[in-house]
RNA sequence: AUAAUUAAAUGGCAAACUUAUCGAAAGAUAAGGACGCAAAGCCAUGGGUCUUCAGGCUAAAAAGCCUAUGAUUGCCAGGUUGCAACU
Numbered sequence: 001a002u003a004a005u006u007a008a009a010u011g012g013c014a015a016a017c018u019u020a021u022c023g024a025a026a027g028a029u030a031a032g033g034a035c036g037c038a039a040a041g042c043c044a045u046g047g048g049u050c051u052u053c054a055g056g057c058u059a060a061a062a063a064g065c066c067u068a069u070g071a072u073u074g075c076c077a078g079g080u081u082g083c084a085a086c087u
Base pairs, nucleotide, nucleotide: 005085012037013036017032018031019030020029021028022027035074041080042079043078045077046076047075048072049071050070055066056065057064058063
């Protein structure tokens, strides 16, 4: 240096839940909190999933259905960057 791996050490992140704020919602952000994580760092590119304000359709109405341009990288794949070192 490369390959495989996750033993150890030092550090890192932070699910559920609670509070506050934002949002139509899904959800996000901050603080507390740790279920977990070796990329649980970054990118919505492909698939999946969630939501339906606006829009479309049906309807007398109430309401129902469709639809992402919204959300999720802690659902999977892909891209990209990266710490340590037992073997």
Molecule: c-di-GMP-I riboswitch aptamer
Organism: Bacillota bacterium